[in-house]
RNA sequence: GCCGAUGUGGCUCAGUUGGUAGAGCAGCCGAUUCGUAAUCAGCAGGUCAAGGGUUCGAGUCCCUUCAUCGGCU
Numbered sequence: 001g002c003c004g005a006u007g008u009g010g011c012u013c014a015g016u017u018g019g020u021a022g023a024g025c026a027g028c029c030g031a032u033u034c035g036u037a038a039u040c041a042g043c044a045g046g047u048c049a050a051g052g053g054u055u056c057g058a059g060u061c062c063c064u065u066c067a068u069c070g071g072c073u
Stems, first nucleotide, its partner, number of pairs: 001072007010025004019056001027043002030040002049065005
């Protein structure tokens, strides 16, 4: 230099054919317990890597860039 994959709460990951972004763990609060753990119930936490485009509507489609990983030279 060329090609490909990945990028979504603190972490690990879903998100189907474009239609109001979810789960588990972690965190906080409450119940239960003599107390802790476990269990149960609730709460908070995301401009979906960045920018632009298409569309009534984009995490999803298109373009550019960035980061990480892999392959070729």

The prediction has a mean pLDDT of 82.
Transfer RNA from an uncultured Clostridia bacterium, 73 nucleotides, folded computationally.
It was read from a public genome assembly.
Rfam family: tRNA. Rfam's curators write: Transfer RNA (tRNA) molecules are approximately 80 nucleotides in length.